[in-house]
C1' cells in the first nucleotide's frame, strides 16, 4: 500500500419568514425514528375465564448464564468452512410407522447382472496332429476357447446422492472382519478435569448399525382467551323496559269503605339498561444521560441529574440565505512516478447536492429498507526502514 | 387492531395436503393445407427462471424462512 474480516456510531447545521398539533389567562414553551416499518416473536396494562390433574392443539430445542420475557443476547462446547482475522451449524433416525423417483441384479430383518470358483450334464468351435474312399470327411488323441444346470462368493467391473468402514498380511477353491495389526467411526465399562455441554485417557466388544424428523412421530420445557375499537365514567333526542300513585275492570260484599287481582288503555310521577356524543385509559417510563462499584460478558446494583409528541379527518410543514460532506466542469500551482498521454495532492469559480423512511396504549427483541460519512481492533500479501 | 387466502404460459385454470428428473389442459398467438380471398375446419409448431431471494433434501412448483404485489373477513 493492495485485499479483507469484525464491533460501535451519525443520519446534514445555523438562521429568518408565513403556518400547524399540545400545554397555558397570557407571554411563552414544546412538537418524530434508528428503524416510528413488516406485525414475526415476547411482556406489561386492561377485561373475560379458571379447584387441581390429563388429554387435544401450538411453540421452541447443544450447555451454563442474563432477563419482567422470549423464538433476543452473553459465554462457551462440538461439528462443518476459510491461508487467516473469523463466518454458519445444532436434541432423538441404536423406540416405532412410512419414504428414498429413475437408473440398477439389489435401496434397508441387503441383492447377485457381468465376473470369480468348485462340481456335474454336454460333446460345439478353432489350431495341432493322425487317419481316410482326398474341392471332402472322420477321430475313445493334444492344446484352446464356448454352451447348459446346480452350488459357493463379495474382491473387482457397471447403475446411483447413498452399495454394509480403510490400509496392509495372512488365509482360501475363488472371496469375505474369515483371522491379525494400524487407522476411522459406534457401544459399553473404568479413571480424572468441568456446574455442565463436553475434553483427556486406560480397557472390552469385529459392533461397522446409509440418509431424511423444514415426513408422522418420541423426549424435554413453555403457552388460558381476546386485545386500548381493551376497559372505564357521563349521558341526550326517539322508541321501547320495571315501578310507584289515581282512575277503570273482575272478584269478596245486599250496598259504600276496606282488601284481593287484572292490565291491552289514559294520566302523572320515578327508576334503570343503552346509542349518538363527550370525558378517561394518554404517556413519568423494565425512561434517557453522568459516575462509582460487582461480572470475562450479555447484564445487575447504588448515587446524582433530566423531563423528552401525545392527535382523533388525525399536528410535526413550506419559502429564502449562509455553512458542510460528496460528486460534476473550467483553470490554475508545487512535488513525486512517467519517454508521453496522464495518475496522485492543493488553491479559485461555477453548478449540482444529503438515503431509507414517519409516532397513535406502551416497553424488550428479531427481520426488512437505507444516499452518504466517522471511529476502534483484527488478518494475509507486498514494500521500506 | 386482529386473523387468513393467491401468485404457474398472452389470458383462465390444473398440480401443491403426502416433494421425483420432461411442468400440463382449454382458449389465444405462428406455420402448412383447404379457397378466387378472408373466416370455419383439418394437420403442426413455439410458449413458463412455477412472484423475488435464502434454506433443508440426492432432487423443491411443492417444505421451512424472509421479503414484494392483490385480495378477503371480523370488531
Nucleotide at each position: 500500500g493492495c485485499a479483507g474480516u469484525c464491533g460501535g456510531c451519525c443520519g446534514g447545521g445555523c438562521g429568518a419568514c408565513c403556518g400547524c398539533g399540545g400545554c397555558g389567562a397570557a407571554a411563552g414553551c414544546u412538537g418524530a425514528g434508528g428503524a416510528a416499518g413488516g406485525u414475526c416473536c415476547g411482556g406489561g396494562c386492561u377485561c373475560c375465564a379458571c379447584a387441581g390433574g390429563g388429554c387435544a392443539g401450538g411453540g421452541u430445542g447443544c450447555u451454563g448464564g442474563g432477563u419482567a420475557a422470549c423464538g433476543c443476547c452473553c459465554a462457551g462446547g462440538c461439528c462443518g468452512g476459510g491461508u487467516g482475522a473469523c463466518c454458519g451449524g445444532c436434541g432423538g433416525a441404536a423406540a416405532g410407522u412410512g419414504c428414498c423417483a429413475c437408473a440398477g441384479a439389489a435401496a434397508g430383518c441387503a441383492a447377485a447382472c457381468c465376473g470369480c470358483c468348485g462340481a456335474g450334464c454336454g460333446a460345439g468351435c478353432c489350431g495341432g496332429u493322425g487317419c481316410c474312399g482326398c474341392u471332402g470327411g472322420c477321430a475313445u488323441c493334444c492344446g484352446g476357447u464356448g454352451g447348459c444346470u446346480c452350488g459357493g462368493c463379495a474382491a473387482g467391473g457397471g447403475u446411483g446422492a447413498a452399495a454394509g468402514g480403510g490400509u496392509g498380511c495372512g488365509g482360501u477353491a475363488a472371496g469375505a472382519g474369515c483371522g491379525c495389526a494400524c487407522c476411522a467411526g459406534c457401544g459399553c465399562c473404568c479413571c480424572g478435569g468441568g456446574u455442565g455441554a463436553c475434553c483427556g485417557g486406560a480397557g472390552c466388544g469385529g459392533c461397522u448399525c446409509g440418509g431424511a424428523a423444514a415426513a408422522c412421530c418420541c423426549c424435554a420445557c413453555c403457552c388460558g382467551g381476546a386485545g386500548c375499537a381493551a376497559g372505564a365514567c357521563c349521558a341526550a333526542a326517539c322508541a321501547g323496559g320495571g315501578g310507584a300513585c289515581a282512575g277503570g275492570g273482575a272478584g269478596u260484599g245486599g250496598c259504600c269503605c276496606g282488601c284481593u287481582u287484572c292490565a291491552a288503555c289514559c294520566g302523572c310521577c320515578c327508576c334503570g339498561g343503552g346509542u349518538a356524543g363527550g370525558u378517561u385509559g394518554c404517556u413519568a417510563g423494565a425512561g434517557g444521560c453522568c459516575g462509582g462499584c460487582g461480572g470475562c460478558g450479555a447484564c445487575g446494583c447504588c448515587g446524582g441529574u433530566c423531563c423528552c409528541a401525545g392527535a382523533g379527518g388525525g399536528a410535526u410543514g413550506g419559502u429564502c440565505g449562509c455553512c458542510c460532506a460528496u460528486c460534476c466542469g473550467c483553470c490554475c500551482c508545487a512535488a513525486g512516478c512517467g519517454c508521453a498521454a496522464g495518475c496522485u495532492g492543493g488553491a479559485g469559480c461555477g453548478g449540482a447536492g444529503g438515503a431509507c423512511a414517519g409516532a397513535a396504549c406502551c416497553c424488550g427483541g428479531c427481520c426488512u429498507a437505507c444516499a452518504g460519512g466517522c471511529c476502534a481492533a483484527c488478518u494475509g500479501c507486498u514494500g521500506c526502514a | 387492531g386482529c386473523g387468513c387466502c393467491u401468485g404457474u404460459a398472452g389470458c383462465u385454470c390444473a398440480g401443491c395436503c403426502c416433494g421425483g428428473a420432461c411442468a400440463g389442459a382449454g382458449c389465444a398467438a405462428c406455420g402448412g393445407c383447404c379457397u378466387c380471398c378472408g373466416g370455419a375446419g383439418c394437420c403442426g409448431u413455439g410458449u413458463g427462471c412455477c412472484a423475488g431471494a435464502g434454506g433443508u433434501u440426492c432432487a423443491a412448483a411443492u417444505c421451512c424462512u424472509c421479503u414484494c404485489a392483490g385480495g378477503c373477513g371480523c370488531g